This is a predicted structure of a 73-nucleotide RNA (transfer RNA) from a Caldisericia bacterium. Rfam family: tRNA. Rfam's curators write: Transfer RNA (tRNA) molecules are approximately 80 nucleotides in length. Its family is annotated with triplet codon-amino acid adaptor activity in the Gene Ontology. It is annotated as a transfer RNA. RNAcentral holds the sequence, with entries from ENA.

[in-house]
RNA sequence: GUGCCCGUAGCUUAAUGGAUAAAGCAUCGGCCCCCGGAGCCGAGGAGUGGAGGUUCAAUUCCUCUCGGGCACG
Numbered sequence: 001g002u003g004c005c006c007g008u009a010g011c012u013u014a015a016u017g018g019a020u021a022a023a024g025c026a027u028c029g030g031c032c033c034c035c036g037g038a039g040c041c042g043a044g045g046a047g048u049g050g051a052g053g054u055u056c057a058a059u060u061c062c063u064c065u066c067g068g069g070c071a072c073g
Stems, first nucleotide, its partner, number of pairs: 001072007010025004018056001027043005049065005
């Protein structure tokens, strides 16, 4: 340099055009408990790496770009 893949909550992952982006762990509160842990109940937290385009509607499709990985030269 070229090609391909990935980027979504603190972490790990879902959602592949359609209602307010879903869950596990973690965090916080409550119950329980002598205390802690475990267990149970509840709550908050991301608009999807960035910019633009297509569309009535984009996490999803297209272009550019940033970061990471792999392969080739």